Molecule: RNase P RNA; transfer RNA
Organism: Candidatus Sumerlaeota bacterium
RNA sequence: GGAGUGGGCCAGGCGGUCGCCGGCCGGAGCGCUUUCGCGCACCGGCGGGAGGAAAGUCCGAGCUCCACAGGGCAGGAUGCUUCCUAACGGGAAGGCGGGGCGACCCGACGGAAAGUGCAACAGAAAAUAUACCGCCCGCCGGGGCUUCGGCCCCACGCGGGUAAGGGUGAAAUGGUGAGGUAAGAGCUCACCGGCGCCGUGGCGACACGGCGGCCUGGCAAACCCCAUCCGGAGCAAGGCCAAAUAGGGAGGGACGCGGUGGCCCGCCGCGCCAGGACCUCCGGGUAGGCCGCUCGAGCCGUUCGGCGACGGACGGCCUAGAGGAAUGAUCGCCACGGGCGGGCGCAAGCUCGCUCGACAGAACUCGGCUUAUCGGCCCACUCCGUAU
RNA sequence: CGGGGUGUGGCGCAGUUGGCUAGCGCACCUGCUUUGGGAGCAGGGGGUCGUCAGUUCGAGUCUGACCACCCCGACCA
Numbered sequence: 001g002g003a004g005u006g007g008g009c010c011a012g013g014c015g016g017u018c019g020c021c022g023g024c025c026g027g028a029g030c031g032c033u034u035u036c037g038c039g040c041a042c043c044g045g046c047g048g049g050a051g052g053a054a055a056g057u058c059c060g061a062g063c064u065c066c067a068c069a070g071g072g073c074a075g076g077a078u079g080c081u082u083c084c085u086a087a088c089g090g091g092a093a094g095g096c097g098g099g100g101c102g103a104c105c106c107g108a109c110g111g112a113a114a115g116u117g118c119a120a121c122a123g124a125a126a127a128u129a130u131a132c133c134g135c136c137c138g139c140c141g142g143g144g145c146u147u148c149g150g151c152c153c154c155a156c157g158c159g160g161g162u163a164a165g166g167g168u169g170a171a172a173u174g175g176u177g178a179g180g181u182a183a184g185a186g187c188u189c190a191c192c193g194g195c196g197c198c199g200u201g202g203c204g205a206c207a208c209g210g211c212g213g214c215c216u217g218g219c220a221a222a223c224c225c226c227a228u229c230c231g232g233a234g235c236a237a238g239g240c241c242a243a244a245u246a247g248g249g250a251g252g253g254a255c256g257c258g259g260u261g262g263c264c265c266g267c268c269g270c271g272c273c274a275g276g277a278c279c280u281c282c283g284g285g286u287a288g289g290c291c292g293c294u295c296g297a298g299c300c301g302u303u304c305g306g307c308g309a310c311g312g313a314c315g316g317c318c319u320a321g322a323g324g325a326a327u328g329a330u331c332g333c334c335a336c337g338g339g340c341g342g343g344c345g346c347a348a349g350c351u352c353g354c355u356c357g358a359c360a361g362a363a364c365u366c367g368g369c370u371u372a373u374c375g376g377c378c379c380a381c382u383c384c385g386u387a388u
Numbered sequence: 389c390g391g392g393g394u395g396u397g398g399c400g401c402a403g404u405u406g407g408c409u410a411g412c413g414c415a416c417c418u419g420c421u422u423u424g425g426g427a428g429c430a431g432g433g434g435g436u437c438g439u440c441a442g443u444u445c446g447a448g449u450c451u452g453a454c455c456a457c458c459c460c461g462a463c464c465a
Base pairs, nucleotide, nucleotide: 001384002383003382004381005380006379007378008377009376010375012334013333014332015331016330017329018328020049021048023046024045025044026043027042029040030039031038032037051359055370056369058368059367060366061365062364063234064233065232066231075230076229077228078227079226080094081093082092083091084090095109096107097106098105099104110225111224115223116222117219118218132166133165134162135161136160137159138158139157141154142153143152144151145150174192175191176190177189178188179187193215194214195212196211197210198209199208200207201206238291239290240289241288248282249281250280251279252278255275256270257269258268259267260266298317299316300315301314302313303312304311305310336357337356338355339354340353341352342351343350344349389461390460391459392458393457394456395455398414399413400412401411407445416432417431418430419429420428438454439453440452441451442450
């Protein structure tokens, strides 16, 4: 100098003008109210106002309501080990496997020797072991040679032994080599791989060593088995206050018939239970308002423990809370990066002008994951080249 | 804001326990038939199975992430 790997941080800055949202303080006005005070609009001032993902809603919780004796079934999720955490399908450190020269990265990574199932086409055969072409032996047959003992060659068929080789397939019954054999085969041996047992190390996943020919294929993102976890719904949860109108409940209640007196009111008797205008009260509850609502598993700094995730102690800070929803627009200067054009320069480059600047946006709140993202800065490390 | 569902030719739908060239109806094209059209008959074309990855020998189907569309929920009688 070039090419990379891992981690962390930022998400342009300053100023002017005009706005938006909600908060606090002060002033004055109107309405309600005995007062305290409350509500509405106005003026002035002060301070605050998006994110690393606010997103997807994929996991886990807090919180709220409903359900619930306990346990099980069904269903769902997770799946190497140990740890962290309120919890998690998240994270840290490791193990094993795979990739990369390397820094490092990736892994749905329990069980196929519990059972059931699947494997198209091709192939002899797809999980039971079997045999298409082969190879080998024997019988029968033919031919040749012969020292007559026999030997050699060929081939249809029949009977048998094999799984070396060929061929099919995504996958073929451990692999390579040697011995062995009629030909062969873990048949035997060496090494490698797997499995089982034992020992050592490690908390553990596992690693290493020894022994045993034990060699028993694949798929569980097929059913399933094993282990662990899971009640359901979600702030439009839920709670409080509470108009008008219409229902509901309780109490009061003019209202009926006959007789009599009387101008009417009235008085007496009967009926005696239902309806009932209207009045008062209560309750549910709509519109509407308030709470839930932002002080929280909170943030920052120092320090201690730990490899680390993380935890403890101390100090400091308060950082949007709303309703279909504010956080913006514009101008100037500066900074960075990209593009286009002009000038200077051999070139590297310097300079001027124009233009563009990412993804996106709170809606109860946290912890994660995933996805989107113009660019810039810092730290550590790896490989290659060159120079000393 | 929260919850649920669906994506297969132009349209409406099937697609079994993952398997051999993904089908059906309507529509489209060509030919026959008819004087011509329609209807009918015969033949044919047209599919990134929403997208991208993964598992698998093999994916429309199984798994994950993403995209698009649709539906429901405001509270009482």